[in-house]
RNA sequence: UGAGCGAAAAGGCAAAGUCAUCGUGAGGUGACGACGCAAAGCCACGGGUCUUGUACUGCAGCAAGACAGCCGGGUUGCCGAA
Numbered sequence: 001u002g003a004g005c006g007a008a009a010a011g012g013c014a015a016a017g018u019c020a021u022c023g024u025g026a027g028g029u030g031a032c033g034a035c036g037c038a039a040a041g042c043c044a045c046g047g048g049u050c051u052u053g054u055a056c057u058g059c060a061g062c063a064a065g066a067c068a069g070c071c072g073g074g075u076u077g078c079c080g081a082a
Stems, first nucleotide, its partner, number of pairs: 005080002012037002017032006035069001041075003045072003048067007
């Protein structure tokens, strides 16, 4: 120095909910708030869940979206004990 790992320290993010706002909707944004998080930083590549439309006796299907705090993956990063 790097990797693994996660004690300490300095900090960071922000669930549910409420208010406002955007969206047909899933949901997004801002403020308050704090359930939690060592990547709860970023990315829609794979799976998954959800929404809208279409199709359909029904299920499956097809198209377009949402979710990164569902999982996997990619990538960047603070600190340095055992």
A computed fold for an 82-nucleotide RNA from a Synergistales bacterium, annotated as c-di-GMP-I riboswitch aptamer.
It matches the Rfam family "c-di-GMP-I riboswitch aptamer". About the family: GEMM was predicted in a large-scale screen for bacterial structured RNA regulatory elements.
The organism belongs to Synergistales, within Bacteria.
Of the family's consensus pairs, 95% are formed in the model.